Predicted 3D model of a 74-nucleotide RNA (transfer RNA) from bacterium ADurb.Bin212. Rfam family: tRNA. The family's RNA type in Rfam is transfer RNA. Its mean pLDDT, the model's own confidence on a scale to 100, is 80.

RNA sequence: GGGCGUGUAGCUCAGUUGGUUAGAGCGCGGCUCUGAUAAAGCCGAGGUCAUAGGUUCGAUUCCUAUCACGCCCA
Numbered sequence: 001g002g003g004c005g006u007g008u009a010g011c012u013c014a015g016u017u018g019g020u021u022a023g024a025g026c027g028c029g030g031c032u033c034u035g036a037u038a039a040a041g042c043c044g045a046g047g048u049c050a051u052a053g054g055u056u057c058g059a060u061u062c063c064u065a066u067c068a069c070g071c072c073c074a
Base pairs, nucleotide, nucleotide: 001073002072003071004070005069006068007067010026011025012024013023019057028044029043030042031041032040050066051065052064053063054062
């Protein structure tokens, strides 16, 4: 330099062949329980869906560029 893949909550990851409010597990906070923890149960907070542009009535999803990471080729 070329090609391919990934980027969604603090972490690990789903998701939608474009449409009402974006989800799970773990973690975090509160409550119940306990003499007090742990465990268990209930509730809750936390998101510019990497960035920017384009298409569209409507984009996390489609297209383009860029950025970061990984793999392959040279």